[in-house]
Molecule: transfer RNA
Organism: Candidatus Staskawiczbacteria bacterium RIFCSPHIGHO2_01_FULL_36_16
Parts: sequence; structure tokens; C1' cells
RNA sequence: GUCCGUGUAGCUCAACUGGAUAGAGCGUCAGACUCCGAAUCUGAAGGUUAGGGGUUCGACUCCCCUCACGGAUA
Repeated sequence: GUCCGUGUAGCUCAACUGGAUAGAGCGUCAGACUCCGAAUCUGAAGGUUAGGGGUUCGACUCCCCUCACGGAUA
């Protein structure tokens, strides 16, 4: 250089053939419980879905460009 794949919450991952307000576990914070803590239970916060553009009534999902990471090839 060429080709392929990945990028979603602090971390690990879902999200079906494009369709309703993008969710779960862990973690964090608050409360309940306890003499105090752990464990357990309840609740809450936390998202530019890597960035930009396009298609569409509608995009995490499809198309194009860029960026980062990984792999194949010479």
C1' cells in the first nucleotide's frame, strides 16, 4: 500500500429483517436492614451509539469519507 473486522454508560456486553422512550450485569451514589460493617433488597445518576455527510416517514443498524485499534497479505 491492498483487503477484512471492530468502535454503544467508568468496565464487560445486548439491541432480531431499519420501527415505539438505546437496555443488562459489574461498578458509583442514596436509602432500607445492622450496634457498626459485609452480604442482601429498593431506588437514582451516568450515552455526541468514534467523528462528519448521505438515503429513508423513520438509522446503533444501510451507503460514502475520516479517525483509532486488531488481523491477513507483500